[in-house]
Overview: Predicted 3D model of a 73-nucleotide RNA (transfer RNA) from a bacterium. Model confidence (mean pLDDT): 81 of 100. It was read from a public genome assembly. Its Rfam family is "tRNA". Rfam describes the family as follows. Transfer RNA (tRNA) molecules are approximately 80 nucleotides in length. Rfam classes the family as a transfer RNA.
RNA sequence: GCGCCCGUAGCUCAGUGGAUAGAGCGCGACGGUUCUAACGUCAGGGUCGGGGGUUCGAAUCCCUCCGGGCGCG
Numbered sequence: 001g002c003g004c005c006c007g008u009a010g011c012u013c014a015g016u017g018g019a020u021a022g023a024g025c026g027c028g029a030c031g032g033u034u035c036u037a038a039c040g041u042c043a044g045g046g047u048c049g050g051g052g053g054u055u056c057g058a059a060u061c062c063c064u065c066c067g068g069g070c071g072c073g
Stems, first nucleotide, its partner, number of pairs: 001072007010025004018056001028042004049065005
């Protein structure tokens, strides 16, 4: 330099055009316990990597840039 894949919550990931963006784990509060833990309930946490475009509508499609991984030269 070229090709392919990936980037979504603190972490691991789902969501592949229809609008309120989710799960598990973790963190916090409460219950629970003599205390701690297990367990239960609740809550918080996101400009979906940046920018532009297409569309009535974009995390999702297109272009470009940035970052990561693999392969080739």